This is a predicted structure of an 85-nucleotide RNA (c-di-GMP-I-GGC riboswitch aptamer) from a Chromatiales bacterium. The source organism's lineage runs through Bacteria, Pseudomonadati, Pseudomonadota, Gammaproteobacteria and Chromatiales. Its Rfam family is "c-di-GMP-I-GGC riboswitch aptamer". Gene Ontology term of the family: cyclic-di-GMP binding. Clan: c-di-GMP_I riboswitch clan.
RNA sequence: ACUGAUAAGGGCAAACCUGUUGAAAGUCAGGGACGCAAAGCUACCGGUCUAAGGGUUACGACCUAUGACAGCGGGGCUGCCAGAG
Numbered sequence: 001a002c003u004g005a006u007a008a009g010g011g012c013a014a015a016c017c018u019g020u021u022g023a024a025a026g027u028c029a030g031g032g033a034c035g036c037a038a039a040g041c042u043a044c045c046g047g048u049c050u051a052a053g054g055g056u057u058a059c060g061a062c063c064u065a066u067g068a069c070a071g072c073g074g075g076g077c078u079g080c081c082a083g084a085g
Stems, first nucleotide, its partner, number of pairs: 002083003011036002016031004021026001034071001040077003044074003047069003053064004
């Protein structure tokens, strides 16, 4: 390189609740643990969510990311422990 069954030092933290911020999706903080061997980082590709603003409209609504999601898949970068070489 590769592998993650066991062990150890440990790490992260879904749903939900509270607060925060935002037009929303969502973010952030605290609590909380469903899970995770990259659940560390990165919107590059695909995908998903939102639609303030903009556009269309038959006034019902529809389209649109410049907003998000890295715990949806892939790619890129980095890395602990153990096994192994």